Notes
The RNA shown here (glmS glucosamine-6-phosphate activated ribozyme aptamer) has 144 nucleotides. The model forms 83% of the base pairs in the Rfam consensus. The sequence was found by an Rfam model in a public genome assembly. Its Rfam family is "glmS glucosamine-6-phosphate activated ribozyme aptamer". Rfam classes the family as a riboswitch. Rfam links the family to the GO terms regulation of gene expression and catalytic activity.
RNA sequence: CAUAACUGUUUAGCGCCAGAUCGCAAACGCUUGGUUUGCGGUGACGAGGCAAGAAGUUAUCGAAGUUUUCGGCGGAUGCUUCUUCGGCUUGACCCUGGUCGUAAAAAUGCAUACAAACAAACAAAGGUGUAUUUAUUGGGCAAA
Numbered sequence: 001c002a003u004a005a006c007u008g009u010u011u012a013g014c015g016c017c018a019g020a021u022c023g024c025a026a027a028c029g030c031u032u033g034g035u036u037u038g039c040g041g042u043g044a045c046g047a048g049g050c051a052a053g054a055a056g057u058u059a060u061c062g063a064a065g066u067u068u069u070c071g072g073c074g075g076a077u078g079c080u081u082c083u084u085c086g087g088c089u090u091g092a093c094c095c096u097g098g099u100c101g102u103a104a105a106a107a108u109g110c111a112u113a114c115a116a117a118c119a120a121a122c123a124a125a126g127g128u129g130u131a132u133u134u135a136u137u138g139g140g141c142a143a144a
Stems, first nucleotide, its partner, number of pairs: 001008002014074004019070001020042009045062003051084007085101005093140003105134008
């Protein structure tokens, strides 16, 4: 949101349409060019992404490609700064610093499962595993 209810659907790369464009109808116009009105259609293909609040910000990734994936509006899980909550930081607790967000250090290499656009096929980022490197500070408490 739909339904009397049971229940079903949706919850965002998502929604919308005043421009644009396409179809149909009518009127005007008149000769093949158009104008107006009405109704309807198109207007981003999936992957990934949420601790809470505030502010700022054309908010990640690839796919497709003569063609509108044009143009615009709204929203938004991104990023930056600040505050709070939480994890980690090599016995425990607390503060501070750092870094992340419940799968709760970072960077790089390698490996790895996973997409859609009418069948088949076809990504990258991120995730996961692993190796290496870097970071893992300072203080309080006082041996639990």